[in-house]
RNA sequence: CUCCCCGUAGUUCAACGGAUAGAACGAAAGACUUCUAAUCUUUAGGUCGAGGUUCGAUUCCUCGCGGGGAGA
Numbered sequence: 001c002u003c004c005c006c007g008u009a010g011u012u013c014a015a016c017g018g019a020u021a022g023a024a025c026g027a028a029a030g031a032c033u034u035c036u037a038a039u040c041u042u043u044a045g046g047u048c049g050a051g052g053u054u055c056g057a058u059u060c061c062u063c064g065c066g067g068g069g070a071g072a
Stems, first nucleotide, its partner, number of pairs: 001071007010025004018055001027043005048064005
């Protein structure tokens, strides 16, 4: 320098272009308990950035950023 793959919650992962972006673990609060743990209930928390296409974009296209890999 060129090419390929990936980027969603604190973590690991889902989401035929259309429902309020979900699950598990984790966190907080409450219940229970003499106290912890366990269990139950509830809550908070996210689409890497900027454009484009579309009635509608996490999804498709372009550029950039970051991570991984291959070639030179």
Predicted 3D model of a 72-nucleotide RNA (transfer RNA) from a Patescibacteria group bacterium. The sequence was found in a public genome assembly.